[in-house]
């Protein structure tokens, strides 16, 4: 410098161009003599940034950041 793969909720990941959804988490709650486990309820994103295509973009292009890795 230049290839590849990644950035989505606090943490771990989904999601054929068409309601962004899980799990673990946090809170109330229910069970219990107290708790753990279970179960219920509910909280949390405008998808790493600016831009384009699209009727419609997490996704498809371009440009940049940032993490990983390869080669020089």
């Nucleotide at each position: 410098g230049u290839g590849u793969g990644g950035g989505u909720a606090g943490c771990u990941u989904a999601a054929u161009g068409g309601c962004a959804g899980a799990g673990c988490g946090g809170u109330g709650g229910a069970u219990u003599c107290c708790a753990a486990a279970u179960c219920c309820a509910u909280c949390a994103g405008g998808u790493g940034c600016a831009g384009g295509u699209u009727c419609g973009a997490g996704u498809c292009c371009u440009g940049c950041c940032c993490c990983a890795u390869g080669c020089g």